[in-house]
Context: one part of a larger RNA
RNA sequence: GCCUGCGAGUUAAUGUAUGCUGCGUUAUGGCUAAGGGGGGAACUCCGGAGCCGAAGGGAAACCGAGUGUGAAUAGCGCGUCUGUAGCAUGCAUUAGACCCGAAGCAAGGUGAGCUACCCAUGAGCAGGGUGAAGGUGCGAGAAAUCGCACUGGAGGCCCGAACCGUUGAGCCGUUCAAAACUCUCGGAUGACUUGUGGGUUGGAGUGAAAAGCUAAUCGAACCUUGUAAUAGCUGGUUCUCUCUGAAACAGCUUUUGGGCUGGCGUCGUAUCUAUUGAGUAGCGGGGGUAGAGCACUGGAAGGAUUAGACAGGGCGCAAGCUCACUAAUCCUAUCAAACUCCGAAUACCGUUACUGUUAUACGGCAGUUAGUACGUGGGGGCUAAGCUCCACCGUACAAAAGGAGAAGAGUCCUAGAUCUCAAGUUAAGGUCCCAAAAUCUACGUUAAGUACAUCACAAGGAGGUGGAGUUUCACAGACAAUGAGGAUGUUGGCUUAGAAGCAGCCAUCAUUGAAAGAAAGCGUAACAGCUCACUCAUCGAGAGACUCUGCGCCGAAGAUAAUCGGGGUUUAAACGUAGUACCGAAGCUGAGGAUGUGCAUGCCCUUCGGGGGGUGCACGUGGUAAGAGAGCGUUCCCAUCUGCAAUGAAGCUAAAGGCGCGAGCCAUGGUGGAGCGUUGGGAAGUGAGAAUGCAGGC
Numbered sequence: 001g002c003c004u005g006c007g008a009g010u011u012a013a014u015g016u017a018u019g020c021u022g023c024g025u026u027a028u029g030g031c032u033a034a035g036g037g038g039g040g041a042a043c044u045c046c047g048g049a050g051c052c053g054a055a056g057g058g059a060a061a062c063c064g065a066g067u068g069u070g071a072a073u074a075g076c077g078c079g080u081c082u083g084u085a086g087c088a089u090g091c092a093u094u095a096g097a098c099c100c101g102a103a104g105c106a107a108g109g110u111g112a113g114c115u116a117c118c119c120a121u122g123a124g125c126a127g128g129g130u131g132a133a134g135g136u137g138c139g140a141g142a143a144a145u146c147g148c149a150c151u152g153g154a155g156g157c158c159c160g161a162a163c164c165g166u167u168g169a170g171c172c173g174u175u176c177a178a179a180a181c182u183c184u185c186g187g188a189u190g191a192c193u194u195g196u197g198g199g200u201u202g203g204a205g206u207g208a209a210a211a212g213c214u215a216a217u218c219g220a221a222c223c224u225u226g227u228a229a230u231a232g233c234u235g236g237u238u239c240u241c242u243c244u245g246a247a248a249c250a251g252c253u254u255u256u257g258g259g260c261u262g263g264c265g266u267c268g269u270a271u272c273u274a275u276u277g278a279g280u281a282g283c284g285g286g287g288g289u290a291g292a293g294c295a296c297u298g299g300a301a302g303g304a305u306u307a308g309a310c311a312g313g314g315c316g317c318a319a320g321c322u323c324a325c326u327a328a329u330c331c332u333a334u335c336a337a338a339c340u341c342c343g344a345a346u347a348c349c350g351u352u353a354c355u356g357u358u359a360u361a362c363g364g365c366a367g368u369u370a371g372u373a374c375g376u377g378g379g380g381g382c383u384a385a386g387c388u389c390c391a392c393c394g395u396a397c398a399a400a401a402g403g404a405g406a407a408g409a410g411u412c413c414u415a416g417a418u419c420u421c422a423a424g425u426u427a428a429g430g431u432c433c434c435a436a437a438a439u440c441u442a443c444g445u446u447a448a449g450u451a452c453a454u455c456a457c458a459a460g461g462a463g464g465u466g467g468a469g470u471u472u473c474a475c476a477g478a479c480a481a482u483g484a485g486g487a488u489g490u491u492g493g494c495u496u497a498g499a500a501g502c503a504g505c506c507a508u509c510a511u512u513g514a515a516a517g518a519a520a521g522c523g524u525a526a527c528a529g530c531u532c533a534c535u536c537a538u539c540g541a542g543a544g545a546c547u548c549u550g551c552g553c554c555g556a557a558g559a560u561a562a563u564c565g566g567g568g569u570u571u572a573a574a575c576g577u578a579g580u581a582c583c584g585a586a587g588c589u590g591a592g593g594a595u596g597u598g599c600a601u602g603c604c605c606u607u608c609g610g611g612g613g614g615u616g617c618a619c620g621u622g623g624u625a626a627g628a629g630a631g632c633g634u635u636c637c638c639a640u641c642u643g644c645a646a647u648g649a650a651g652c653u654a655a656a657g658g659c660g661c662g663a664g665c666c667a668u669g670g671u672g673g674a675g676c677g678u679u680g681g682g683a684a685g686u687g688a689g690a691a692u693g694c695a696g697g698c
Base pairs, nucleotide, nucleotide: 001698002697003696004695005694006693011095012094013093014092015091016090017089018088019087020086021085022084023083029052030051031050035046036045037044038043056063057062066078067077068076069075098236099235101233105226106225107224108223109222110221116200117199118198119197120196121195122194123193124192125190127159128158129157130155134151135150136149137148138147139146140145163187164186165185168183169182170181202218204214205213206212239631240630241629242628243627244626249262250261251260252259253258263368264367265365266364267363268362269361270360271359278355279354280353281352282351283350284349285348291342292340293339297336298335299334301332302331303330304329305328306327307326308325312323313322314321315320371397372396373395374394375392376391377390378389379388380387402414403413418593419592420591421590423589424588425587429583430582431581432567433566434565438580440579441578442577443576444575445574451569452568460554461553464551465550466549467548468547469546470545471544472543473542481538482537483536484535485534487511488510489509492506493505494504517532520531521530522529594621595620596619597618598617599616600615601614603612604611605610632687634684635683636682637681638680639679641677643676644675651671652670653669654668657666658665659664
């Protein structure tokens, strides 16, 4: 891990509600408890002690269909309707109380054969080194004392085995081992090591002290008991179908991941289609938001005037001037959540009409009180966040599937899944291939693969290109191109080394001409030289300037490999306009079933309370928590079928039969070899996939 089995709302008492039953509804109401009698048992007969009820109000005295308050005959509060016992079910309370799960707390015991320390009595420590005191001899010295040699053999001395330990590393790490192995390392005559016997213990011992050790257990051992401790926490909680269907909000809370009450759900009863609820329209209301404004309260810019103060900067010899400062007033242009002379839309309240169906009260049972995204109005933040906190009883998800969006809880578009169908038709969105449907029709645009849904792009730049318009020139010949000219006074004057059209300053005339500037540019030291404006000729029909606008271009750099989802697409498969087909969903329609509710109408049964089924019409049937209803199955008990069964029970097994929406039921074959079922009731150890569930098997 799999398979099989086991595995969780039970029982008692009390209360309450609902349903059913008995008695009662003439209070002469209902019921017995303990205990006792009878009986084989089931059960039955006594037993009225007691309980509930028939009257309440008041603290009470007390009064009484009333009473309390009160001065009150007022007002107000609570009262002025038949129950009771049993059974079943829901819920609550008390109990282990749906099941499993702590760490812990307490009591009584068991442990020092491990380990800590202590006591008694024993044992052990190869070898080598060093060479203290003391002693002896000799010597020195006046002495104290000292030196040398030999001897001697001290030490928590040195090196190093046994022994004790364990520093570093490796290795091991389902191990040889719940601490080992290998190398290395510390002590090794000592506060040494060790044998045997004995002693001290659980808030206690022992401790050269690490909260170490006290039997692989220690910041309080182990065992049993209290004990099913408690767990606002986590996990789990077993068959089916049908109807309805939430909440993630408010208040309070040693309260914030828990509760209680209200809100929202469901079921019942009553009101029974409304002086209810909802929507739309009209009418009547109050408001101080958005906006706007500056009349108040404040902010802030420019200007003018007046006054103040002279503290400051600049100028001035000084008088003083100027800038700045303070206050007030005026003008201009402004700002405000805690400003308002004003002031909407919505919303809210009331009312009338229409539509057509909810709503309210009381009671049983809940769940919810971690919400999330988006849109809009705001606070916080950076007008950051798939951020955070409010509001709109907003929409969706939650608890909602299907289609579109490449893929996708919440956005957006479409659309609310009762079931079946190898039917149709549409929505959004699409129709070249992946991939269902137009390589559709008509007219344009784009050349950038721009683009092929959005997010996704700016300022700025540009003879890209289309459209609309304004205007100038043009067959009396425009624009471009080509050929020719582009001259003379003159090298204008000044300046200057020079200045000759072209460094600079001034002037900018005249002549000849078809035309030609005292020169628009290149050039030279200065000239020269080359162009231009301007003119003629050739040529022969449009050419130039500007404005608005469509589509494109550059601007354009990102983090795992790129891309419109991909392939790919250029008179399109891109963009714009218009049109016709088609595809496309669990939508709608068609055909056929199921079921809920309401209405209508027949039928059957009935303990007269009611129950069952048929037909037709209408409206429904997504669903988590949760409420309500109807069923299936398991084990046992009573009755029943005068049931089944060796001519084969239960169980197991097989498959292609039948019934039921389903849980399931019936039939058949094989196996098996002795019990089992139907129907009506009753009682529960009553349904398994999950609990790091428990046991067994593999």